[in-house]
């Protein structure tokens, strides 16, 4: 100098001006109510001015996990769903940390993860066979044919030519060929009629024993020889899960309808009782609609900082801070300067080439998809907006900063 | 704000133990007709919403994203 890997962070700053939302804040003014004889004091509402606070790393998708609320619930099991190497962290998780094994990369590093030897199912086409098979092939034995030419080939066929083994049944084998994503452990040697873990060595896998580790697992020795893939197919094993969601839920409560009491009218001489309200009036009642208040703006699994424990995630303790919030839904517009990016122009120092010079230094001339810093002009500045709250994951994102590490090349 | 269902041909829809994706209407060509319609015959209808993953192989199984529709005061 080039090419990469991993982690963390920011995602404009300052000033002016015009605007927005909240407030158990302050001042002034107005309205209304209460106390008081008055002066005055207090509560509520509204306006203006001031003060103070005011979006994100994802506020998003609503994919997981909780808090909170209501409903259901003796206990256990089935069904259904989630998760899935091991050990920790956490309120909990499909998240995070550390470790193990396998795969990829020269490497920094990245990706994956229970069980296929419990059972069922599937493995299209091709292929003999997709799980324990035999098409071609190899071998043994028997029979038949064959130099009077078999079998086979050339040929549509016959003749003719070529010239030595061929065919069938039974049995053994799985080395080789071929098919396929995948073929019944791999390589080599011995062995055999031919072969084969049939035997041996090494490797892979399985089982047992010993040692290490909390564990996943690792190392060593021994054994018999071997067992396909798919569980993001059913399933098995382990473990977790009741359902719904702030439009949950709670409180207050017009109007209409309903119920009760009284007034009223009819039956009636009067009271009780009963009927009528089809037109009227007053009071009360429960449930509850519209609507309003709350949940909900709250001290919280909270933020910052320091110390301690731990490899780390994280935990414990001290100090300190109070930090958005509606219900048409609030943070923005413009201007200036600075910082950033892109394009372009100018000149400077480098770089390269040439000339002068013996060389170097130096001077001059020329060059460009070039490096560094400077000045000017023009343009750009992302993804996106809390709505009950919190912890994660995922997705989107112009541009930039910091830290650690790897590989290649060159120079000292 | 919360919860659920769906996306397959131009349109309306089928599609299961994962193995070349179908039906009706519409469309094109040919026949019939003097010419049309109807009818008869033939035919292509396709990134199975998109991108990754599992698998030898994905419309189907898994994850993420996009779009449409419905319900809850």
């Nucleotide at each position: 100098g080039g090419a990469g890997c991993c982690g963390g962070c920011c995602g404009g700053g300052c000033g002016g001006u015009c605007g927005c939302g909240g407030c158990g804040c302050c001042u002034u003014c107005g309205g209304c109510c209460c106390c008081g004889g008055a002066a005055g004091g207090g509560a509520c509402c509204g306006a203006a001015g001031g003060g103070u606070c005011g979006a994100g790393g994802a506020a998003a998708g609503u994919c997981c996990g909780g808090a909170c609320u209501c409903c259901a619930c003796a206990g256990g099991g089935c069904a259904g769903g989630g998760u899935g190497c091991u050990g920790g962290g956490u309120a909990a998780c499909a998240c995070c940390c550390a470790g193990g094994c396998g795969g990829g990369g020269c490497g920094a590093c990245c990706c994956g993860c229970g069980g296929a030897a419990a059972g069922u199912g599937c493995c299209a086409c091709a292929g003999a066979a997709a799980c324990a098979a035999a098409c071609c092939g190899c071998c043994g034995c028997c029979g038949c044919c064959g130099a009077a030419g078999a079998c086979g080939g050339c040929u549509c066929g016959c003749c003719g030519c070529c010239g030595a083994g061929g065919c069938g049944a039974c049995g053994g084998c799985a080395a080789g060929g071929g098919u396929g994503c995948a073929a019944c452990g791999g390589u080599g040697a011995g062995g055999u009629a031919a072969g084969a873990g049939c035997u041996c060595a090494c490797c892979a896998g399985c089982g047992g024993c010993c040692g290490g580790g909390u564990g996943a697992c690792c190392g060593g020795c021994c054994g018999g020889c071997u067992c396909g893939g798919c569980a993001a197919a059913c399933c098995c094993c382990a473990u977790c899960c009741g359902g719904a969601g702030c439009a949950a839920g709670g409180c207050c409560a017009a109007g209409c309808a309903g119920g009760g009491a009284g007034c009223g009218g009819g039956c009636g001489g009067c009271c009780c009782g009963u009927c009528c309200g089809a037109g009227g009036c007053u009071c009360c009642c429960g449930g509850g609609u519209a609507g309003g208040c709350u949940g909900c703006a709250c001290c919280g699994a909270g933020g910052g900082u320091c110390g301690c424990g731990g490899c780390a995630a994280c935990g414990c303790g001290g100090c300190u801070c109070c930090c958005a919030g509606a219900g048409g839904g609030a943070u923005g517009g413009c201007c200036g300067c600075c910082a950033c990016c892109c394009g372009u122009g100018c000149g400077g120092c480098g770089c390269c080439g040439g000339u002068c010079u013996u060389c170097a230094c130096g001077a001059c001339c020329g060059g460009g998809g070039u490096g560094c810093g400077g000045c000017g002009c023009g343009g750009g500045a992302a993804c996106a907006g809390a709505a009950u709250c919190c912890g994660g994951c995922u997705u989107a994102c112009a541009g930039g900063c910091c830290g650690g590490c790897u590989c290649c090349u060159u120079c000292c | 704000g919360g919860c659920g269902a769906g996306g397959u041909a131009g349109c309306u829809c089928a599609g299961u133990u994962g193995g070349c994706a179908g039906a009706g209407c519409a469309c094109g060509c040919g026949g019939c007709u003097g010419a049309a319609a109807a009818c008869c015959g033939c035919g292509g209808u396709g990134u199975c919403g998109g991108c990754a993953g599992u698998u030898c192989g994905a419309u189907u199984c898994u994850g993420c994203c996009c779009c449409u529709c419905g319900c809850c005061a």
Two RNAs folded together computationally: RNase P RNA and transfer RNA, 485 nucleotides in total. Rfam match: Bacterial RNase P class A. Rfam classes the family as a ribozyme.